[in-house]
């Protein structure tokens, strides 16, 4: 010093495990605050709080059991997965 590559926060899928189907949890609008490649600065996107306003999903059974259903919940595997400038690894 050239090339080249790898990680973040999370998306999607499937597995298997609860939770709901008694409006729970998802999603939506508005303020506010968090944490986001090993550094720094910023972008999407995540996330929590609080107010709103919408508002889905069940049948069978003797049954605590059976199968379904849910913009459902963390979890494992798989796949995608940061911008600029340092830093990391690999070659020259």
């Nucleotide at each position: 010093g050239a090339c080249a590559g790898a990680g973040u926060a999370g998306g999607c899928a499937a597995g298997a495990u609860g939770c709901g189907u008694u409006a729970a949890g998802u999603g939506u609008u508005a303020a506010g605050g968090g944490a986001u490649g090993g550094g720094a600065a910023g972008u999407u996107g995540c996330c929590c709080u609080u107010a709103a306003a919408c508002g889905a999903a069940a049948g069978g059974u003797a049954a605590c059991c059976c199968u379904a259903c849910g913009a459902u919940a963390g979890c494992u595997u798989g796949u995608c997965g940061c911008u600029u400038c340092c830093g990391c690894u690999g070659u020259c």
Molecule: THF (Tetrahydrofolate) riboswitch aptamer